[in-house]
Context: one part of a larger RNA
RNA sequence: CGUCGAGUCUUGAGGGGAGUCAUCUCUAGUACGAGAGGACCGAGAUGAGUUAACCUCUGGUCUACCAGUUGUCCUGCCAAGGGCAGCGCUGGGUAGCUAAGUUAGUAAGAGAUAAACGCUGAAAGCAUCUAAGCGUGAAGCUCGCCCCAAGAUGAGGACUCAAAAACCCCUCCGAGACCAGGAGGUUGAUAGGCUCUAGGUGUAAGUCCCGUAAGGGAUUGAGCCGAGGAGUACUAAUGGUUUUGUGCAAUAGAAUACGG
Numbered sequence: 001c002g003u004c005g006a007g008u009c010u011u012g013a014g015g016g017g018a019g020u021c022a023u024c025u026c027u028a029g030u031a032c033g034a035g036a037g038g039a040c041c042g043a044g045a046u047g048a049g050u051u052a053a054c055c056u057c058u059g060g061u062c063u064a065c066c067a068g069u070u071g072u073c074c075u076g077c078c079a080a081g082g083g084c085a086g087c088g089c090u091g092g093g094u095a096g097c098u099a100a101g102u103u104a105g106u107a108a109g110a111g112a113u114a115a116a117c118g119c120u121g122a123a124a125g126c127a128u129c130u131a132a133g134c135g136u137g138a139a140g141c142u143c144g145c146c147c148c149a150a151g152a153u154g155a156g157g158a159c160u161c162a163a164a165a166a167c168c169c170c171u172c173c174g175a176g177a178c179c180a181g182g183a184g185g186u187u188g189a190u191a192g193g194c195u196c197u198a199g200g201u202g203u204a205a206g207u208c209c210c211g212u213a214a215g216g217g218a219u220u221g222a223g224c225c226g227a228g229g230a231g232u233a234c235u236a237a238u239g240g241u242u243u244u245g246u247g248c249a250a251u252a253g254a255a256u257a258c259g260g
Stems, first nucleotide, its partner, number of pairs: 001151001005161006014148004020048007032037001049106006058099004065092005070085006109143003116136004165242004169185005190236003193232005199225003206219005
């Protein structure tokens, strides 16, 4: 840009992905074989590889979470704190992300075949799977499973709406390089704040008690707290733009000397 305005839901021409393997048990120490050995077929289980999704569990990470702690500087000093030193170092750690974690897949089935094995069967009174005809038969082929998909210009279909809808702008995100996608914009829980809470850390400061003191105890599972959950309009979501095609015809009106 097209697909004859728009929204939602779709069909699937045609593409892409996947497709793997092993071991064990039963059948069965059966068939077979002198023995040694040892099946087809069929049924089940466990794994390896690999793919996808996810974070309940096990862990990792978690640089504006919590605590401990060294040196030094600062807040006049004590106490309490702050800066810097690889996040100073150390011990933990929510959400998110993540694998070594969890779950699922690799199939069943159908059709047509390859090699091969057959039935019927002549040419050629026999024989012959083939010449006519009809079967069986692969991890392979066409489907089946997953994904994309009407620029499939052959531009499909259904429903609904048509002042419909879309965009800019703004608040944002499990979405994201940008764009796009999604949730919202006061008829509002979109983000922040606040309250409660999950969860993390692990008993704050101050005061009191004990001890000469370092320190210990009580108040106290305290205080603090990013991303999680719920609630709540306190703050911020202000405001703006675009769009009814083309062709033909009919009717009515207006203007005009003609033309226009």
Molecule: large-subunit ribosomal RNA, domain VI
Organism: Candidatus Wildermuthbacteria bacterium